[in-house]
RNA sequence: GCGAAUAUAACUUAGUUGGUAGAGUGCUGGUUUGUGGUUCCAGAAGUCAUGGGUUCAACUCCCAUUAUUCGCC
Numbered sequence: 001g002c003g004a005a006u007a008u009a010a011c012u013u014a015g016u017u018g019g020u021a022g023a024g025u026g027c028u029g030g031u032u033u034g035u036g037g038u039u040c041c042a043g044a045a046g047u048c049a050u051g052g053g054u055u056c057a058a059c060u061c062c063c064a065u066u067a068u069u070c071g072c073c
Stems, first nucleotide, its partner, number of pairs: 001072007010025004019056001027043004049065005
């Protein structure tokens, strides 16, 4: 230099052909316990990497860019 893959909550990740973004762990409050842990209940936390485009509507389709990884030279 060329090609490809990945990017979603603090972390690990789901999201089935475009139609309100979910889960586990963790965190906060409560419950349980003599205390802690465990159990159970509730809650907060996401500009879906960035910027454009298509569309009534985009995590999803198209283009560019950024970061990481892999392959080729």
Predicted 3D model of a 73-nucleotide RNA (transfer RNA) from Ophirina amphinema. The source organism's lineage runs through Eukaryota, Jakobea, Jakobida, Ophirinidae and Ophirina. Its mean pLDDT, the model's own confidence on a scale to 100, is 81. It matches the Rfam family "tRNA". The family's RNA type in Rfam is transfer RNA. About the family: Transfer RNA (tRNA) molecules are approximately 80 nucleotides in length.